[in-house]
Predicted 3D model of a 461-nucleotide part of an RNA (small-subunit ribosomal RNA, 3' major domain) from a metagenome. The RNAcentral record of the full RNA draws on SILVA. It matches the Rfam family "Bacterial small subunit ribosomal RNA".
Context: one part of a larger RNA
RNA sequence: UGACGGGGGCCCGCACAAGCAGCGGAGCGUGUGGUUUAAUUCGAGUCUACACGAAAAACCUUACCUGGGUUUGACAUGGGCGUGGUAGGGAACCGAAAGGGGACCGACCUUCGGGAGCGUUCACUGGUGCUGCAUGGCUGUCGUCAGCUCGUGUCGUGAGAUGUUCGGUUAAGUCCGAAAACGAGCGCAACCCCCAGAACCUGUUACACGUGUCAGGUUCGACUGCCCGUGAGAAACGGGAGGAAGGUGGGGAUGACGUCAAGUCAGCAUGGCCUUUAUAUCCAGGGCGACACACACGCUACAAUGGUCGGUACAACUGGUCGCAAGAGCGCGAGCUGGAGCCAAUCCGUAAGUCCGAUCGUAGUUCGGAUUGCAGGCUGCAACUCGCCUGCAUGAAGCCGGAGUUGCUAGUAACCGCGUAUCAGCAGUGACGCGGUGAAUACGUUCCCGGGCCUUGUACA
Numbered sequence: 001u002g003a004c005g006g007g008g009g010c011c012c013g014c015a016c017a018a019g020c021a022g023c024g025g026a027g028c029g030u031g032u033g034g035u036u037u038a039a040u041u042c043g044a045g046u047c048u049a050c051a052c053g054a055a056a057a058a059c060c061u062u063a064c065c066u067g068g069g070u071u072u073g074a075c076a077u078g079g080g081c082g083u084g085g086u087a088g089g090g091a092a093c094c095g096a097a098a099g100g101g102g103a104c105c106g107a108c109c110u111u112c113g114g115g116a117g118c119g120u121u122c123a124c125u126g127g128u129g130c131u132g133c134a135u136g137g138c139u140g141u142c143g144u145c146a147g148c149u150c151g152u153g154u155c156g157u158g159a160g161a162u163g164u165u166c167g168g169u170u171a172a173g174u175c176c177g178a179a180a181a182c183g184a185g186c187g188c189a190a191c192c193c194c195c196a197g198a199a200c201c202u203g204u205u206a207c208a209c210g211u212g213u214c215a216g217g218u219u220c221g222a223c224u225g226c227c228c229g230u231g232a233g234a235a236a237c238g239g240g241a242g243g244a245a246g247g248u249g250g251g252g253a254u255g256a257c258g259u260c261a262a263g264u265c266a267g268c269a270u271g272g273c274c275u276u277u278a279u280a281u282c283c284a285g286g287g288c289g290a291c292a293c294a295c296a297c298g299c300u301a302c303a304a305u306g307g308u309c310g311g312u313a314c315a316a317c318u319g320g321u322c323g324c325a326a327g328a329g330c331g332c333g334a335g336c337u338g339g340a341g342c343c344a345a346u347c348c349g350u351a352a353g354u355c356c357g358a359u360c361g362u363a364g365u366u367c368g369g370a371u372u373g374c375a376g377g378c379u380g381c382a383a384c385u386c387g388c389c390u391g392c393a394u395g396a397a398g399c400c401g402g403a404g405u406u407g408c409u410a411g412u413a414a415c416c417g418c419g420u421a422u423c424a425g426c427a428g429u430g431a432c433g434c435g436g437u438g439a440a441u442a443c444g445u446u447c448c449c450g451g452g453c454c455u456u457g458u459a460c461a
Base pairs, nucleotide, nucleotide: 001461002460003458004457005456007455008454009453010452011451012450013449015445016444019408020407021406022405023404026300027299028298029297030296031295032294033293034291035290042053043052064286065285066284067283068282069281070280073124077123078122079121080120081119082118083117088105089104093100094099108115109114126275127274129273130272131271135269136268137264138263139262140260142258147186148185149184150183151182152181153162154161155160165178166177167176168175192252193251194250195249197220198219199218200217201216202215203214207210223246226240227239228238229237230236302401306360307359308358309357310356311355319348320347323342324341328337329336330335367398372393373392374391375390376389377388378387414437415436416435417434418433419432420431
């Protein structure tokens, strides 16, 4: 000087408390461990691994296993040699395919030397093989915490200190005042984007048909600017006015010096090492989907604030030509036939919970839907391993969950549906968004967790 303390002081955070909804019990989905397996590819491991890489494992993907092939190679560049029925196409035959095989067909440019191509050979190529403790880049975390430093000066023999401390204040090393410091940099804040108000301009495809709901753009608006009080005639804080909005208006993007030899050699790049008839590469089939069990994250429930039936109103984000698809017809339905319209403010797409009425009457039930059987639909070369959906039948566990534990302070939680990426199809209940309905509680900082500043102790560095 740091780090640490079951030392002290001050302060903050859904950290506790106060509340609401959960998880932990059940069934199922997904991830992980373990076990199994020919293989169940690899990575991630307290917080910061475990619906994580994976925004789609039937083949492909795919890296794993079994079996069958190829060996200058599936791919690149260069050198040597060879090659005229050459390159290319390719029947029979073997084969699961890959591959082998080769009847037959049969080119291009040319300065006529050859080129291109092909074959062979040599350099090489290839490697999702190892090392993230050799690395770049990127990322997580402390933490959007308020810190981390420098120049000059001053103090100290020196390591260093001061500044950055102290009194206030703030979300903030934010600002004010004091002070051997005076300044400065990276952070904070602001500048950027979205939402909320207004004016003006524009008006397609929007709408009430000539306006401005709406859409796009430009500008204004909020600055403690005004008033009162408190405070040190400070910074600021409390209250008020006006205002669509008030003290950072709400949300996002933005992550200082550094920490964890944190993560990633499998996204990419890359040093070294290893491999080269195999650790490369092609193909078929299998596996990544196994199942006594354990954990993690979710979904659906256990019901009457509910279930079922009938009627009924209201969104937003967005997507669509390899596409979205209306009306109509068929089917109980999934869906099928068919194709108007739309390269889309033009066409396509049912919001659901809600509300009204009926019924059920506390029951393992008209709750719950797992599981299984049968019959079908769709995608796709192909749904056995291993897809999704529909109808009929079947109806399991489950009556609110031990110790413990999670999220959330407002248009939030909770409840409700809708859209998108990936994608032929699909596991999605995941992820990322969108709107609809819409709460409760916060006395307070003693305690738990994490953090900041000052101070104190130390046999630690």